[in-house]
RNA sequence: GCCGUUGUAACUCAGUUGGUAGAGUAACUCCAUGGUAAGGAGUAAGUCCGCGGUUCGAGCCCGCGCAACGGCU
Numbered sequence: 001g002c003c004g005u006u007g008u009a010a011c012u013c014a015g016u017u018g019g020u021a022g023a024g025u026a027a028c029u030c031c032a033u034g035g036u037a038a039g040g041a042g043u044a045a046g047u048c049c050g051c052g053g054u055u056c057g058a059g060c061c062c063g064c065g066c067a068a069c070g071g072c073u
Stems, first nucleotide, its partner, number of pairs: 001072007010025004019056001027043005049065005
C1' cells in the first nucleotide's frame, strides 16, 4: 500500500425482509432470611464509531473517514 471482518447499555452479545432498539452479567430498589450468599419481583442505563447520501422512514442499504483484528505484498 491492497483486501476482508468487526464497531449497538458499564461488560459480553442479539437485532430476520428497512418500520419508534433487546437479552444475559453487573449496578440500584424491593421481597424473602435471625443474618449472609443463592433465589424471586422491579427500576435505571443507548445521539447504535463519525460525516454525508438513498428513502416517506436507516442500527440495517451506499460512499468517505476513524479504530480494533486478520490476510496479502